This is a predicted structure of a 75-nucleotide RNA (transfer RNA) from a Planctomycetota bacterium. The coordinates come from a structure-prediction model, not an experiment, and the mean pLDDT is 81. Lineage of the source: Bacteria > Pseudomonadati > Planctomycetota. It was read from a public genome assembly.
RNA sequence: GCCAGGGUAGCUCAAUGGCAGAGCACCGCUUUCGUAAAGCGGGGGUUGUGGGUUCAAUUCCCAUCCUUGGCUCCA
Numbered sequence: 001g002c003c004a005g006g007g008u009a010g011c012u013c014a015a016u017g018g019c020a021g022a023g024c025a026c027c028g029c030u031u032u033c034g035u036a037a038a039g040c041g042g043g044g045g046u047u048g049u050g051g052g053u054u055c056a057a058u059u060c061c062c063a064u065c066c067u068u069g070g071c072u073c074c075a
């Protein structure tokens, strides 16, 4: 340099045009002598960034950044 995958909550991941979610973690409550487990509730998001298309974009298009893997060239 080329090709492919990935970037969404603190972490791991869903949602493939129509109200952005789950599990774990965190906080509170119930329970317990206490802790853990369990149950209930709560907080937490510039969907990597900038544009475009659309009534409507996490989703489609363009550019760009980061990251993983593969290939090639030079030294």
Stems, first nucleotide, its partner, number of pairs: 001071007010024004018055001026042005048064005